[in-house]
RNA sequence: AUGCAAGUCGAACGGGAUUCCCUGCAGUAGCAAUAUUGUGGGGAUGAGAGUGGCGGAAGGGUGAGUAACGCGUGGGUAACCUACCUCCAAGACCGGGAUAACCCCGCGAAAGUGGAGCUAAUACCGGAUGUGGUCGCUGGCGGCAUCGCUUGGCGAUUGAAGGUGGGGAUCCGAAAGGACCUGCCGCUUGGAGAGGGGCCCGCGUCCUAUCAGCUUGUUGGUGGGGUAAUGGCUCACCAAGGCUAUGACGGGUAGCUGGUCUGAGAGGAUGGUCAGCCACACUGGGACUGAGACACUGCCCAGACUCCUACGGGAGGCUGCAGUCGAGGAUCAUUGGCAAUGCGCGAAAGCGUGACCAUGCGACGCUGCGUGGAGGAUGAAGGCCUUCGGGUUGUAAACUCCUGUCAUGAGGGAAAAGACAUUCCGGCACUAAUACUGCCGGAACGCGAUGGUACCUCAAGAGGAAGCCACGGCCAACUCUGUGCCAGCAGCCGCGGUAAUACAGAGGUGGCGAGCGUUGUUCGGAUUUACUGGGCGUAAAGGGCGCGUAGGUGGUUCCGUAUGUCGGAUGUGAAAUCCCACGGCUCAACCGUGGAACUGCGUCCGAAACUACGGUGCUAGAGUGCAGGAGAGGAGAGCGGAAUUCUUGGUGUAGCGGUGAAAUGCAUUGAUAUCAAGAAGAACACCGGUGGCGAAGGCGGCUCUCUGGAAUGCAACUGACACUGAGGCGCGAAAGCUGGGGGAGCAAACAGGAUUAGAUACCCUGGUAGUCCCAGCCCUAAACGGUGUGCACUUGGUGUUGGAGGUAUUGACCCCUCCAGUGCCGAAGCUAACGCAUUAAGUGCACCGCCUGGGGAGUACGGCCGCAAGGUUGAAACUCAAAGAAAUUGACGGGGGCCCGCACAAGCGGAGGAGCAUGUGGCUUAAUUCGAUGCAACGCGAAGAACCUUACCAGGGCUUGACAUGCGGCUGCAAAUCCCCCGAAAGGGGGACGCCUUCGAGGGUGCCGCACAGGUGCUGCAUGGCUGUCGUCAGUUCGUGCCGUGAGGUGUUGGGUUAAGUCCCGCAACGAACGCAACCCCUGUGUUUAGUUGCCACCCCCGAUGAUGAGUCGGGGAGCACUCUAAACAGACUGCCCGUACAAGCGGGAGGAAGGUGGGGAUGACGUCAAGUCAGCAUGGCCCUUAUGUCCUGGGCUGCACACGUGCUACAAUGGCCGGUACAGAGGGUUGCAAGACCGCAAGGUGGAGCUAAUCCCCAAAAACCGGCCCCAGUUCGGAUUGAAGUCUGCAACUCGACUUCAUGAAGCCGGAUUCGCUAGUAAUGGCGCAUCAGCUACGGCGCCGUGAAUACGUUCCCGGGCCUUGUACACACCGCCCGUCACACCACGAAAGCCGUCUGCACCCGAAGUCGCUGAUCCAACCCGCAAGGGAGGUAG
Repeated sequence: AUGCAAGUCGAACGGGAUUCCCUGCAGUAGCAAUAUUGUGGGGAUGAGAGUGGCGGAAGGGUGAGUAACGCGUGGGUAACCUACCUCCAAGACCGGGAUAACCCCGCGAAAGUGGAGCUAAUACCGGAUGUGGUCGCUGGCGGCAUCGCUUGGCGAUUGAAGGUGGGGAUCCGAAAGGACCUGCCGCUUGGAGAGGGGCCCGCGUCCUAUCAGCUUGUUGGUGGGGUAAUGGCUCACCAAGGCUAUGACGGGUAGCUGGUCUGAGAGGAUGGUCAGCCACACUGGGACUGAGACACUGCCCAGACUCCUACGGGAGGCUGCAGUCGAGGAUCAUUGGCAAUGCGCGAAAGCGUGACCAUGCGACGCUGCGUGGAGGAUGAAGGCCUUCGGGUUGUAAACUCCUGUCAUGAGGGAAAAGACAUUCCGGCACUAAUACUGCCGGAACGCGAUGGUACCUCAAGAGGAAGCCACGGCCAACUCUGUGCCAGCAGCCGCGGUAAUACAGAGGUGGCGAGCGUUGUUCGGAUUUACUGGGCGUAAAGGGCGCGUAGGUGGUUCCGUAUGUCGGAUGUGAAAUCCCACGGCUCAACCGUGGAACUGCGUCCGAAACUACGGUGCUAGAGUGCAGGAGAGGAGAGCGGAAUUCUUGGUGUAGCGGUGAAAUGCAUUGAUAUCAAGAAGAACACCGGUGGCGAAGGCGGCUCUCUGGAAUGCAACUGACACUGAGGCGCGAAAGCUGGGGGAGCAAACAGGAUUAGAUACCCUGGUAGUCCCAGCCCUAAACGGUGUGCACUUGGUGUUGGAGGUAUUGACCCCUCCAGUGCCGAAGCUAACGCAUUAAGUGCACCGCCUGGGGAGUACGGCCGCAAGGUUGAAACUCAAAGAAAUUGACGGGGGCCCGCACAAGCGGAGGAGCAUGUGGCUUAAUUCGAUGCAACGCGAAGAACCUUACCAGGGCUUGACAUGCGGCUGCAAAUCCCCCGAAAGGGGGACGCCUUCGAGGGUGCCGCACAGGUGCUGCAUGGCUGUCGUCAGUUCGUGCCGUGAGGUGUUGGGUUAAGUCCCGCAACGAACGCAACCCCUGUGUUUAGUUGCCACCCCCGAUGAUGAGUCGGGGAGCACUCUAAACAGACUGCCCGUACAAGCGGGAGGAAGGUGGGGAUGACGUCAAGUCAGCAUGGCCCUUAUGUCCUGGGCUGCACACGUGCUACAAUGGCCGGUACAGAGGGUUGCAAGACCGCAAGGUGGAGCUAAUCCCCAAAAACCGGCCCCAGUUCGGAUUGAAGUCUGCAACUCGACUUCAUGAAGCCGGAUUCGCUAGUAAUGGCGCAUCAGCUACGGCGCCGUGAAUACGUUCCCGGGCCUUGUACACACCGCCCGUCACACCACGAAAGCCGUCUGCACCCGAAGUCGCUGAUCCAACCCGCAAGGGAGGUAG
């Protein structure tokens, strides 16, 4: 768009389409009956439209507006209305004129409209009648001020309509019918009722004061008007009022309520469905009609919009039911029916009804039910996990036996219905009446949208029917895989950077279940706005201080009243909802009946303790008075000395001043210093004191004047006069401002000098405002006790100020008591703790102010104040997951105290410079394998890189593999060994030879295949183990007890002492553990045992030598004395003495080989560094599998512009060289060490005695000592580099070995900044040995012995460490944390010339419809006069 949602009545009226019936006449068809057509009469039907009545003001929709008597609740109306309905009383008589419809003529596209003519009524009009009503006058009664009632009297005024049934006696009539009688409906007047409505009032009803003043019909009066009615509702006049901090006025938002959601409640939020009220109907305005409207589907006007049009004009209003479009995160059918309930009309039948009743759609909500039940373990298969054993899904499934709800098919089949109509019967009322009509009862019949629905029966078969969310904590539920700060998750905390219970998937589990989860919203939790029920010292929060208005609160006695308060009764608190009981749908949801409740408001009666009010007293609160004291209380005037600076003069001379050190500055024109005189301004030393005064800010030399307050004492007066205090008023440090003075010192700004990387600072030299005074502003501070004021109560101790009293005194001393002030310490109590504690932060009362996460921000805008500076009041957007308080443990500090260490200092020797060696970085490279990286990597892993090692690179090979185990198959007999060919080798190819056996293809071996091997590939931030480091530092903890709300503390701190948490003393601690020390090893002394391979003093023998003497040397015997070897003991414990100390201990001494840990070693607490190592080994996970495995050849790890670390050798005379002569220890040796002898200049070679080692060998120790040379030089220092010739090992010394000889002889003459080691058998210095190893780049490492010092005053400083304490905004802990500018990007808020809009004030102009008034010359039937014309009355267009 479209359809429907308000009509109905013919029993108010005229007219009457249509159709049907009866009948007369005529025609047609037909023989006729009859059919049909036309026309006339009668009857029935009554459409559409009209007049008239009632209803269209109900029902239905919506919440725009409204902060209001709109709503809720309770009242008032003596200030009112009420159609239809009920009851009562009285009446309804006689007339009249029109007008729609209809017909005729016009206009117009249409909507519509003009004129002429006819007609009816329950339409309209006139008259009569007055029970009554109303008004006036006059009585009576009553009340609540205006007034109400009236059963009193008089006067005026005021009304009507018929319709429709029935009846038959009388009358009229030809009949029909009428008169008449009677019923019903309707009509008129009045009264009453019920229900409905209007108006008024008390109380309740959101946010905003960054809206504080609003108002002229405003507030009131008098009088008109208006209304149903009160009223400024309206108008004229008069008066100048009215409202407001208890929030007026303005702005924003909003329909209100019963109720609903939540909550223990109090509250908070909300007003959808249902119900009550209000408001609205396209937007705005207006009236008409009517009982009722300013009227959702009526009218008029204006406007916007849509539609029609012939362009002249017209039509419309879904916020009725459906439905459409649009918008949106989002909300259904253009369904059926009037069967029920209700409403309108009607006498009724009935008609109408998108009200309503039903159905449909949507898991949107609530409720019920199902998707099966029982049995069923080889715990099937599959999935997932796995420690590979198994576990789990899981009785779950399969399988067996059952059941049959729902769904499906078939059959039957409601209740909801009682009215009403019709017919009949009985009774009652009306009546003359057995008519009629009404009422009651009964019988028959008719009527169902839902719906063939609910329900019932039968049939068949487990058959058709389960999902969603979660599984890190909150919060019930866990694993695997994938991913790798990616992808993603997330309500908060937070997960994800290679092992993710947090992402994604899977398995499993948990929760709920036809639902589940998310989002949004409200309340709760949140005592987090605190009425119930909070706070303000430090967490947010006490106003800077006082005076005081309103308000709040208020001592005590008696009497009265009854505001609050309490009790009883009563009215109301609609229904529904909630709750309880019972009942109805199979149950339930849902519904019905009854009860309770609705905590509220009104009225009446009562009580009088408390409160309030009125009155009367009182003196304890408060105030007044009197007395003597204290005080930097305030204001004004005057005076004083010290100091500073300046001026003048004197003395006097070269500096002064200033600093960490200086410089700027001052000074020979005479400073500083010093003396004298003078001038000026400001401030008042000592006294001086947690002393005093003041409300706070604040107040300090002395005197005078004026003045405020407090305390004490006395108890004369007043008699609650009190406390607090929103607004208000006043005071209010410093700085600052205005005007005028003043200006010595000090001193923002400023200048200069320093400091510094810089230094717009700190320091120095100057210096202007200002600081001072007068007058006026400003009004803020860490204006702090971070603690509002007042009153009361609650154990104490000790100071101090003022006053009074007491005893006793010479006394004003001391002591005691009371009051007021001011401090400290502490009980109970309070507090989160710290702390407070009669001066409360304790316990109470009264009042005020203030707070509600951090930042934004005390900012912006607005208001007020200010000359300005600015003050006061005071947000939001946005943003964060905190900000904060107190306390604890650590860590840290350019905090403090105590102490230690080769930490510094005192010393000795080095490194850093040179050459070389070695390691590292870097560079290079095919590769220069990898790791170690401050101390704590860098002669480190590596105690041996030419091949091997070897992990790297190039090239060549192999693929069950170089190595292990198992299975299957093939079988061959091989394999090993030897030979040949290719090849760099590995490897490949070929050949020769060629198994054992109990005979079971058993063993061995090879080949093929499958499992698997293998990886020095990654992750040391997945790990074990081991190690480094702080640190051989003295620490780290536990049990019980005690303290603390707790973290935690105590113990472990303190006083001493020690190398030591070692020990002692003390102590709410008492004990204990790991560390320290000791126990173990080596070494230093002694004893005992033992005596070979060790020893050789004494004794014996032999040999050599010697003067065959002594003696010496060698050997043997004997021996175990000594040395030594290696086992057991002893020894040292502050045991003894002196001093000191409480003790522990310390200092000294004796003895002793050794003395206070004798020296050295091993030994490394709790822990820290995600320290190091996956390449020693082990190992989770990941990765490779004809290669990231494995074999081989060659190369590389040795590469060289450079840088660093660690060393060696030097630079020389304390030395170098040559010659000679001594003295070790600890080790090693049979694939080995190798003597004597010989060769070679030498490395070495030949050769091999001896030795499996206290036996033999390596083995020469070197420095030292003795003698000689060198003579200060790049050397007789130094030895690099290079050449040549060799030796040795080895398969092989080219890259790339060591050594020897000859030659060559470089740098280097003691090393910058800086830095390392060492405190005694140490440093320094000299050599020797060993491991690895074929050899060796060893100058490295690990050991051994020889020679053998110097120095330590001391702990200020550097480094590291320990204990106590303190501060902290740090806690991955100072390598911490953190601030601001700038740059870039984005977001939010503020400002901004100008422009646009919304709301709105005042003034003025035009002005639609409409109402009221005036006019009304237009028009007019009813009534009056009149024969008429006409006039009048009355109305009316305009």
This is a predicted structure of a 1438-nucleotide RNA (small-subunit ribosomal RNA) from an uncultured bacterium. Its mean pLDDT, the model's own confidence on a scale to 100, is 83.